[in-house]
Context: one part of a larger RNA
RNA sequence: UGACGGGGGCCCGCACAAGCGGUGGAGCAUGUGGUUUAAUUCGAUUCAACGCGAAGAACCUUACCUGCCCUUGACAUCCUCGGAACUUGUCAGAGAUGACUUGGUGCCUUCGGGAACCGAGUGACAGGUGCUGCAUGGCUGUCGUCAGCUCGUGUCGUGAGAUGUUGGGUUAAGUCCCGCAACGAGCGCAACCCUUGUCCUUAGUUGCCAGCAUUUAGUUGGGCACUCUAAGGAGACUGCCGGUGACAAACCGAGGAAGGUGGGGAUGACGUCAAGUCAUCAUGGCCCUUAUGGGCAGGGCUACACACGUGCUACGAUGGUCGGUACAAAGGGUUGCCAACCCGCGAGGGGGAGCUAAUCCCAUAAAGCCGAUCGUAGUCCGGAUUGGAGUCUGCAACUCGACUCCAUGAAGUCGGAAUCGCUAGUAAUCGUAGGUCAGAAUGCUACAGUGAAUACGUUCCCGGGCCUUGUACA
Numbered sequence: 001u002g003a004c005g006g007g008g009g010c011c012c013g014c015a016c017a018a019g020c021g022g023u024g025g026a027g028c029a030u031g032u033g034g035u036u037u038a039a040u041u042c043g044a045u046u047c048a049a050c051g052c053g054a055a056g057a058a059c060c061u062u063a064c065c066u067g068c069c070c071u072u073g074a075c076a077u078c079c080u081c082g083g084a085a086c087u088u089g090u091c092a093g094a095g096a097u098g099a100c101u102u103g104g105u106g107c108c109u110u111c112g113g114g115a116a117c118c119g120a121g122u123g124a125c126a127g128g129u130g131c132u133g134c135a136u137g138g139c140u141g142u143c144g145u146c147a148g149c150u151c152g153u154g155u156c157g158u159g160a161g162a163u164g165u166u167g168g169g170u171u172a173a174g175u176c177c178c179g180c181a182a183c184g185a186g187c188g189c190a191a192c193c194c195u196u197g198u199c200c201u202u203a204g205u206u207g208c209c210a211g212c213a214u215u216u217a218g219u220u221g222g223g224c225a226c227u228c229u230a231a232g233g234a235g236a237c238u239g240c241c242g243g244u245g246a247c248a249a250a251c252c253g254a255g256g257a258a259g260g261u262g263g264g265g266a267u268g269a270c271g272u273c274a275a276g277u278c279a280u281c282a283u284g285g286c287c288c289u290u291a292u293g294g295g296c297a298g299g300g301c302u303a304c305a306c307a308c309g310u311g312c313u314a315c316g317a318u319g320g321u322c323g324g325u326a327c328a329a330a331g332g333g334u335u336g337c338c339a340a341c342c343c344g345c346g347a348g349g350g351g352g353a354g355c356u357a358a359u360c361c362c363a364u365a366a367a368g369c370c371g372a373u374c375g376u377a378g379u380c381c382g383g384a385u386u387g388g389a390g391u392c393u394g395c396a397a398c399u400c401g402a403c404u405c406c407a408u409g410a411a412g413u414c415g416g417a418a419u420c421g422c423u424a425g426u427a428a429u430c431g432u433a434g435g436u437c438a439g440a441a442u443g444c445u446a447c448a449g450u451g452a453a454u455a456c457g458u459u460c461c462c463g464g465g466c467c468u469u470g471u472a473c474a
Stems, first nucleotide, its partner, number of pairs: 001474002003471003007468007015458002019422005026313008034304002042053002064299007073125001077124002079121005086103001089100004107114002127288002130286003136282002138277003141273001143271001148187006154163003167178003193265004198234007207224003212221002237259001241253004315415001319374007331362003336355002341350003381412001386407007428450002431447004
């Protein structure tokens, strides 16, 4: 000087407390461990692995296993020889592949040949998701959006170092003020960026409709007021007023759509964990080279005495079912979204209009509201499982897809010890969309609807910041 203390002081954070809803019990989905297996590919393992890499394993993906094949190779550069490229069909085979076969003779040319492509050969080489993340780059997580981490000159100390950065106030903040052997500065904080909340201007089509006509319908005429869209501005600065305070910083009220960072996002200092990744990529070293490389078919990654994590659906009456009826936002669409209409109980099929989209389509939002019924029951709750019949995607749904209909109707009556999230348009609850994607979400990422309770307080648990003290630690 640090680190540590079941030392002290001050302070903060959904850290506790106060509340609301869960997990832990059930069934299922999904990930992991374990076990099994020919293989169940690999990685991730306290917080910071476990709906994680994977924004989507039937084949492919795919790296694993079994079997069948290839050896200058699926891919790159160079050399030699031959042939344009390309293409039709037959046979064998699980296919890769092998044997035969049809058409075709192009472009440039100094007529030597050349360019692209295909085949054969030779070796230099290719190739490796093989090992080492403890050889590395890059990227990422974490402490932590915590308020810290440093430097120049000066001063002090023999020196390691100290000072500044400590102190009194204050702040979300090393934020600012005052003081001070310090005076300044840098990386962080804040601001500048995006979005949302108020107003104005400009612009009105595909958007809107106050008044005037018109209509089943903003449909049409008309209008651009209003909504909205999207470009530019205004607005918030402790600026003004009142109070408190050291005349300071600041704190409390007023005005205001918004008030002291208005809400949300992006943004992550010096560093820590030999943290994670050689399987995104790149790369040193090592290893394989008729195989640890390459091709193909089938299988596996989907197994199942069990254990754990994360979720979904429930156990019901603030509910289930049936009928009627209202109101979104944000997205996507030409290899696409697919309307009206018809068929089917339905998944869906037929159909073909419109749309490269503020125009058309996906697309009926659902909870809600108004009625009816059920009457506390393993039930008109709950939907697992299983049988049968189908639909769709796709060469192909057996291993191993999703959905529909009929039948079946399991566990489950609110969950032990323990444990998690959340402070406001939040939790809870309700639907909608998107990416991935042929098909395949209860996951993920967005969107709007309804919309709470509680916070006395900082004694305690956890994590962190500053000062100080002790130390046989570095």
RNAcentral holds the full RNA, with entries from SILVA. A computed fold for a 474-nucleotide part of an RNA from a metagenome, annotated as small-subunit ribosomal RNA, 3' major domain. The coordinates come from a structure-prediction model, not an experiment, and the mean pLDDT is 82.